[in-house]
């Protein structure tokens, strides 16, 4: 030594992408007070205008110029050049090779470290020894000629000094040759002899002599030799640090010998001889690159970078070369090509110009000149990087004896928040908690002690005053009037920036409305956006705060510490076997490795520790540690290694008897298949789901004989066994040959293992040549199928399959599990060896016996069936352990060790190279695009998957709709308006249980504006209602009569007028509530504990039974427990009891029709009927039968069997009114459909507000070419007409229900009795029944339609009511595809009453009774559902997912002719400085010429790399998604894939050989 986000309905895990952390030479926006300390062209090593960055010495020289003195000179003028002083330029000496700058180039002895030089050189400086005699010859300068247009420069004479050059003299050393000699590493060093060679310069300064040339002494400086130090370099050599690719590179290349060169080794360089050298431990090539010290992140291993600072290297406009030099191949130095650039105007061209002179232009030519990658500066480039300052005061550094001069090194100073670090913008108090502004639930909260306001205080500012250190003797301060001090003033001069949806600290309002925008990742934004803009508040940080870029972290995400490869990416197909890696016991040495101890080294700065200076910090001094690494040296001796002996256990060999589809070649056998010949037969064969194509009277198919030819090898003998390394191998014999197991324990002694290149082997399918062809059978051709059918199916048929040679080298080449060794609990089975027994067997003796048979003993052979132990090999199951699950589990996916393959998101996938005839094979990237892409395992859903089970789901039936006409409701059209809303089931006689005004939400037209309705306030006002009048279609104006109390004020109440507010059937059912549908009255939903699981999640709830039911009973890691079901309610079916009026009886009276019935009325009763309470009754409780489970007992009883027990069922029965929840209703679990309602109500939130509110009047909602539901009626005889004539139930009835009676054909009129109803009424049941009548006809069926007359209600029946009569008399003669209801008082099929209403479109609705069936064998198949299991790439859940092709548009990228850039090679040719030979000028040098080799480069031809653009012209990726198919995911509807072949718009499809990462079934084995 932290993590989190983001796959999925949910999990685990793999895996990657992002973020949160530091970091910078940094830039971009916004902002911006002050100091310190640092830092500041990362790109164009581009290109410079102008200044400055290296000179200095007169004490090295000659002259010359100026100034001051001197001196000649009588002054001036001149001279002299004698002293100082100053100047320019030269000679001459030192420095200009140091400092400064750059990072181009370099992958290298460049660098870094440690080492060697016995192969080397060092100027100035130190230290030591010896000298410094003597002598000569030129040159600059200057003059004087001249040469070039100029200008730069150059020539030629003349003359001149030196610390300049050259001789000659000395030689302590020194070099050189030759001798010897030590030492020793071939060379070197040392030491001896002898010979040859090679030196020098002076000036200053004091002084002595002397006065003339000059020398002498002495001190400074300086020269010369040699030696030594020191410093600083040169070269070699070990070891270390970048990327790709992967096989070859190399002729000065590898070495020898001699020469030549160097300061110095060497092939550095010639010559000859040899044929070596380098590379898989990655040469050769290519890309990038200065390299460290460090610096930055990291927990650390490590990663990444190399700014500024320090060291080293390289570069100085590109390329090349030398010369000077101690030191250069030389940044401000030379010489040559070459590019720019600038000067010249000599020649040429051009303009101006009649000309002539002349002036312009910097084009050509030609001459000539420059090089900031010093400091500042400028163009330019770039996202981007500074002042042409001061000053040598301080450090350093060149030159001088010095004194000084020089110094863009340096020290300061400007500009930049560039980055560190410190400080400020004020402190204290101060609540009615002012005001603004925001939010608010309207009450309030917030900003906020925040301000105001009142005391303080001056960091900083600003004013005045003082004034440094920095100077290590004195003098010298650019910084700098600074830092600091001291006084004043005076809160006065100083706050921003990003973020607040989750990572991630920080919320609300209002705008917007998938739009404008946001976004690091997921993702926000489609009307209530904490995620967008703003605001208010809030979080963070603060002179700064975000951003972008890059680095490391996080990411154990290349895993060395620290990972993986059964299925997620990840095990070559499979051997052999090289190189390397790893190895088995013992003992001995050795001492690479290893480990220890001591010395060098690892610069400094930087880190860190401690102390110390700036008021602290930053920084900066000092001192320490520390630097893991390299040498060196001494020591240990266990493990590694090496070496030496020697061992057997590994590992191999020998013997033996067995096992096998192991390989290879020859032979050989039979069935079948097909053709072929012949017989005998006579018509159909064949083939599908059903057909045809197709064969067949030239006689097929069946059926017999005989031949032919090719492939394969039935039965044993197959979810199994065996062999083999993998592919893979299967009749039968014969030969040829590999391994493996066992068993023996005889040999050999680690001979082993694994294996990177190699190199073989390698299914099927393709190729090549040539044979072969029977049957299959890509391609093709035909037939179906079908919307199409390049498929699936069927009829033919080519390559092919086979066989010999050669090639291919791939495959789901799979156990998706390298190979080896080892170690680790159990149970079962099977194979081969081997053991030991049962056992059988033979001989042989015995016993019996006639004899054999039998038994019994000894021995021998077998051990085939059976059995124990064992090594090998093959399977299953499980402990422990492992795993992400899944599974793996002695055959390991366990523990471990050794070696090798191979992986690092998904998608995309070229080019190059190689192998191959081709086909194709192997290696193997990028770009662009994704925020995932996988794996296991849940829970669903789903599946043209299985079981197992329900349901008027099918079936059996009955009746219907779909046709027809009406009615009624949507749509659609249409209207000024046809308000609205409901859309598969689950909208559609549905909200609407009443649209002719009303209703009414719609349209027109007329009106009102506090309203038609509420509630409060102010002000006025004696009013409202009522009634007349005008005016209008009304609303409404307008205009009058009349009017209550009373204390004469006021109240209440009204109405005006004004404020608040009223109102909205205007939007959102996707902002709710409440209600409803619907799965569905199905039998499910789920909870506590507990177990199981790493987790979603399982278990309970499953499993055997059984139910209508998750009903029950039994098993069970479950144990209990809600909410459903089911009972409890309502009613209906029996019976009891109590009540008894209006009900029912029985009696009397009285009317009427007169046997009876029936109304009134009185009386008496409740037995019955009713009506209405309470109450009984049903529960497998009784007999029987079956069935599940059980089995103490019975049976000889283990199996079985059964008596009994358990549970349950259905089936007979018995009682019963009723029988298996008796029949109907109520009652609807957890959800589910964003289902349905904002128009029944209710309600956020928007929206109207003299209108989207309110009134009115008329119209609309009733339109009509259509099209759908849902009904009536009906088409006729089981009917229709007509006569008569019978039985209900359950209701409603006072603006109501109407009786009897009268009048009309009828609708209705009129009458008035009864009754707020068990009393009265509506109210007539209707199908039925009895009888007549019609006769199959568009009818005496049907009744639509249209005409005339009537009636009702109602303010009003024109749009637009119902009903009556009279007339008319339409479709329609049973309805195509399909569909719908219903299991008993059910369907039918009949009528009746009621809500709603004035009336009514009603055929609908809700109820009520009459008559009353048929049919169910079953559950294969339709549709729903229920459990269980299975598969899944679905989770918006199959109306899912998702595939290629075209066709648009974006973006990426291969090929790719030509033309371009840049660059390298060849080869010819020219060939500059320089340099190396030669020659030559009389001779050495020097110079010249001249020949030759090399040599930058230029030109010419040829190839080659690579890079740009690119006509055309492939492929991918994204996209709103258009347009063709549907190919995969479920058995995906032809199982799927994977290799290889053809073929097809396309997915694609066949064909061969392989796989389960297919289900499903059925059979066998085994336990």
């Nucleotide at each position: 030594g932290c993590g989190a986000g983001c796959u999925u309905g949910a999990u685990c895990c793999u895996g990657g992408c992002u973020c949160a952390g530091g970091g910078u030479g940094a830039a971009c926006g916004c902002u911006g007070g002050c100091g310190g300390c640092g830092u500041g062209c990362c790109u164009a090593a581009c290109a410079c205008a102008u200044g400055c960055a290296a000179g200095u010495c007169g004490g090295a020289c000659g002259g010359c110029c100026c100034c001051c003195g001197g001196c000649u000179g009588u002054c001036c003028a001149a001279g002299c050049u004698c002293g100082g002083g100053g100047g320019a330029a030269g000679u001459g000496g030192c420095g200009g090779a140091c400092g400064g700058u750059u990072g181009c180039g370099u992958a290298a002895c460049a660098c870094g470290u440690g080492g060697g030089u016995g192969a080397c050189c060092u100027g100035c400086c130190c230290c030591c020894a010896a000298g410094c005699g003597g002598g000569g010859a030129a040159u600059a300068g200057c003059c004087a000629g001249c040469c070039c247009a100029a200008a730069a420069g150059g020539c030629u004479g003349g003359g001149u000094a030196a610390u300049c050059c050259c001789c000659c003299a000395u030689a302590u050393g020194c070099u050189c040759a030759c001798g010897g000699g030590c030492u020793c590493a071939u060379a070197u060093g040392c030491c001896c002899g002898c010979g040859a060679g090679a030196a020098a310069a002076g000036u200053c300064g004091c002084u002595g002599g002397c006065a003339a040339c000059u020398u002498g002494g002495u001190g400074g400086c300086g020269c010369u030799u040699g030696g030594g130090g020191a410093u600083g370099g040169g070269c070699c050599c070990g070891c270390g640090g970048c990327c790709c690719g992967g096989a070859g590179c190399u002729u000065g290349u590898u070495g020898g010998u001699g020469g030549g060169g160097u300061a110095a080794u060497g092939g550095c360089u010639c010559a000859c001889c040899a044929a070596g050298g380098c590379g898989u431990c990655g040469a050769u090539g290519g890309g990038u690159a200065g390299c460290u010290g460090g610096u930055u992140c990291g927990a650390g291993a490590g990663g990444a970078c190399g700014g500024c600072c320090a060291g080293c290297c390289a570069g100085a406009c590109c390329g090349g070369g030398a010369c000077u030099g101690a030191g250069a191949c030389a940044c401000g130095g030379c010489c040559c090509g070459g590019u720019c650039c600038c000067c010249u105007g000599c020649g040429g061209g051009g303009g101006c110009c009649a000309u002539c002179a002349g002036c312009c232009c910097a084009c050509c030519g030609a001459g000539g000149g420059g090089g900031c990658a010093g400091c500042a500066g400028u163009g330019g480039g770039g996202a981007a990087u500074c002042u042409u300052g001061g000053g040598c005061a301080a450090u350093g550094g060149g030159c001088g004896a010095a004194a000084g001069c020089c110094u863009g090194a340096c020290c300061c100073u400007g500009c930049g928040a560039c980055g560190c670090c410190g400080c400020g913008u004020g402190g204290g108090g101060g609540a009615u908690g002012a005001c603004a502004c925001c939010c608010u639930u309207c009450g309030g909260g917030g900003c906020g002690u925040a301000a105001a306001c009142c005391c303080c205080u001056u960091u900083u500012g600003c004013c005045g005053g003082g004034g440094a250190a920095g100077a290590c003797a004195c003098c010298c301060g650019a910084c700098a009037g600074u830092a600091c001090c001291c006084g004043g003033c005076g809160a006065a001069u100083a706050a921003g920036c990003c973020c607040c949806g989750c990572c991630u600290a920080a919320c609300u309002a209002c705008g917007u409305g998938c739009c404008a925008g946001c976004a690091g990742g997921g993702g926000c934004g489609g009307u209530g956006a904490a995620a967008c803009g703003u605001a208010g508040g809030g979080g963070g940080c603060g002179a700064g705060c975000g951003u972008u870029g890059c680095c490391c972290g996080g990411a154990g995400u290349u895993a060395c510490u620290g990972g993986g490869c059964g299925u997620a990416a990840a095990g070559c197909g499979c051997g052999c076997g090289u190189a390397g890696g790893c190895g088995g016991c013992c003992a001995g040495c050795c001492c690479c490795g290893u480990c220890g101890g001591u010395c060098g080294u690892g610069a400094a700065a930087u880190c860190u520790c401690c102390a110390g200076g700036c008021u602290c910090a930053a920084c900066c001094u000092g001192g320490a540690a520390a630097g893991c690494g390299c040498g060196a040296u001494c020591g240990a001796a266990a493990c590694c290694g090496g070496c030496u002996g020697g061992c057997u256990u590994g590992a191999g060999g020998g013997c033996g008897g067995g096992a096998g589809a192991g390989g290879g070649a020859g032979g050989u056998g039979g069935a079948a298949c097909u053709c072929c010949c012949a017989g005998a037969g006579g018509a159909g064969g064949g083939g599908u789901g059903a057909a045809a194509u197709c064969c067949g009277a030239u006689g097929a198919u069946a059926c017999u004989g005989g031949g032919a030819a090719g492939a394969a090898c039935a039965c044993c003998g197959a979810c199994u066994g065996g062999c083999g390394a993998a592919g893979g191998c299967a009749g039968c014999c014969u030969c040829c040959u590999g391994g493996a197991a066992c068993g023996u324990u005889c040999c050999u002694g680690a001979c082993g293992c694994u294996g990177a290149g190699g190199c073989g082997c390698g299914a099927a399918a393709g190729c090549c040549u040539g044979g072969g062809g029977a049957g299959c059978g890509a391609a093709c051709c035909g037939g179906a199928u079908u919307g199409g059918a390049u498929a699936c199916c069927c009829g033919g048929g080519u390559a092919g399959u086979c066989c010999a040679g050669g090639c291919c080298g791939u495959a789901a080449a799979g156990g998706u599990u390298g190979g080896g060794c080892a170690c680790u609990g159990g149970u079962u089975c099977u194979u081969g060896g081997g053991u030991c027994c049962a056992g059988c067997c033979c001989c042989g003796c015995g016993u019996u016996u006639c004899g054999a048979a039998a038994c019994g003993c000894u021995g021998g052979g077998c051990g085939a069936c059976g059995g124990u132990c064992u090594c090998a090999g093959g399977a299953a199951c499980u402990c422990a352990g492992c795993u992400a699950a899944c599974g793996c589990g002695g055959c390991a996916a366990g523990u471990g060790c050794c070696c090798c393959g191979c992986c690092u998101g998904g998608g995309g996938g070229a080019g190059g190279g190689u192998c191959g005839c081709a086909a194709g094979g192997c290696c193997c990237a990028a770009a662009u695009c994704c925020a995932a892409a996988g794996g296991a395992a849940u829970u669903g859903g789903c599946g043209u998957g299985g079981g197992u089970c329900c349901g008027c789901a099918c079936a059996a039936g009955c009746g219907g709709c779909u046709g027809a006409g009406c009615g009624c409701g949507u749509g659609g059209u249409u209207u000024a308006a046809u308000c609205c809303g409901a859309c598969g089931c689950a909208a559609a006689c549905c909200g609407u249980a009443g649209a002719a005004c009303c209703u009414u939400a719609c349209c027109a037209g007329g009106g009102c504006u506090u309203g038609a309705c509420a509630u409060g306030c102010c002000g006025c006002u004696g009013c409202a209602g009522a009634c007349c009048c005008c005016g209008g279609a009304a609303a409404c104006g307008g205009g009058g009569u009349g009017g209550c109390c009373u204390u004469c004020g006021a109240g209440g109440g009204u109405g005006c007028g004004g404020c608040a507010c009223a109102g909205g059937u205007g939007c959102u059912g996707c902002a709710u509530g409440g209600c409803u549908g619907u799965c569905g009255u199905c039998a499910g939903c789920c909870c506590g504990u507990g177990c199981u699981g790493u987790g979603a999640a399982g278990u309970g709830u499953u499993g055997g039974g059984u139910u209508c039911a998750a009903u029950c009973c039994u098993a069970g890691a479950a144990c209990g427990g809600g909410c459903g079901c089911a009972a409890c309610c309502c009613u209906u079916a029996u019976c009891g009891c109590c009540u008894g009026u209006u009900g029912c009886c029985u009696c009397g009276c009285u009317g009427g029709g007169c046997g009876c019935c029936u109304a009134g009325u009185g009386a008496g009763g409740c037995u019955c009927u009713c009506a209405g309470g309470c109450g009984a009754g049903a529960c497998c409780g009784c007999c029987g039968c079956c069935c599940u489970c059980u089995a103490c007992g019975c049976g000889g009883g283990a199996a079985c069997g059964u008596a009994g027990g358990u549970g349950g069922g259905u089936u007979g029965g018995a009682g019963g009114a009723a029988g298996g929840u008796g029949g109907g209703g109520a009652u609807g679990a957890c959800g589910u459909c964003a289902a349905g309602u904002c128009g029944g109500c209710a309600u956020g939130g928007c929206c109207c507000g003299u209108a989207u509110g309110c009134c009115c009047u008329g119209g609309g909602c009733g339109a009509c070419a259509c099209a759908c539901a849902c009904g009536c009626u009906a088409c006729a005889g089981u009917g229709g007409g007509c006569g008569g004539u019978a039985c209900a139930g359950a209701g409603g009835g006072c603006u109501g229900c109407c009786a009897a009676c009268c009048c009309g054909c009828g609708a209705g009129g009129g009458g008035g009795a009864g009754c707020g109803a068990a009393u009265c009424u509506c109210a007539g049941a209707a199908a039925g029944c009895c009888g007549c009548u019609c006769g199959u006809g568009g009818u005496u069926c049907g009744g639509a339609u249209c005409g005339g007359g009537g009636g009702c209600u109602g303010c009003a029946a024109c749009c637009c009511g119902c009903c009556c009569c009279c007339g008319u008399g339409a479709a329609g003669c049973c309805g195509g595809c399909g569909c719908c209801g219903c299991u008993a008082g059910u369907a039918a099929c009949c009528g009746c009453a009621g809500g709603u209403c004035a009336g009514c479109a009603c055929u609908a609705c809700u109820g009520c009774g009459g008559u009353g069936a048929a049919u169910a064998c079953g559950u294969u198949c339709c549709c729903g559902g229920a459990c269980c299991c299975u598969g899944c790439a679905c989770a918006c859940c199959u109306g899912g997912c998702c595939c290629g092709c075209c066709a648009c548009g974006c973006c990426c990228u291969g090929g790719g002719a030509a033309a371009g850039a840049u660059u390298c090679c060849a080869c010819g040719u020219c060939g500059a400085a320089g340099u190396g030979g030669g020659c030559g000028g009389a001779u050495c040098a020097c110079c010249c010429g001249c020949c030759u080799g090399c040599g930058a480069g230029g030109c010419g031809u040829g190839g080659g790399a690579c890079c740009c653009c690119a006509a055309c012209u492939g492929g991918g990726g994204c996209a709103a998604a258009g347009g063709c198919g549907c190919a995969g995911c479920a058995a995906g509807g032809u199982a799927g894939c994977c290799g290889u072949a053809g073929c097809g718009g396309a997915a694609g499809c066949u064909g061969c050989g392989g796989c389960u990462a297919a289900a499903g079934g059925a059979c066998u084995u085994u336990c």

Small-subunit ribosomal RNA from a Thermomicrobiales bacterium, 1567 nucleotides, folded computationally. It matches the Rfam family "Bacterial small subunit ribosomal RNA". The RNAcentral record of the sequence draws on ENA and SILVA.